[in-house]
Molecule: transfer RNA
Organism: Nitrososphaerales archaeon
RNA sequence: GGGCUGGUAGUUCAGCGGUAGUAACGCCCGCCUCGCACGCGGGAGGUCAGGGGUUCAAAUCCCCUCCAGUCCA
Numbered sequence: 001g002g003g004c005u006g007g008u009a010g011u012u013c014a015g016c017g018g019u020a021g022u023a024a025c026g027c028c029c030g031c032c033u034c035g036c037a038c039g040c041g042g043g044a045g046g047u048c049a050g051g052g053g054u055u056c057a058a059a060u061c062c063c064c065u066c067c068a069g070u071c072c073a
Stems, first nucleotide, its partner, number of pairs: 001072007010025003018056001027043005049065005
């Protein structure tokens, strides 16, 4: 330098055009306990890597850029 895969919550991820984006772990509160842990209930936390385009509508499709992984040279 070129090909491919990926970038979504603090972490690991789902979501593959239909407008309020999931879950688990973690965090906070409550219940339980003498107290802690476990368990149960509730809650907070997202410019969907950045910019542009297509569309009535984009996390999703297209283009450029950045970053990570992998292969080739």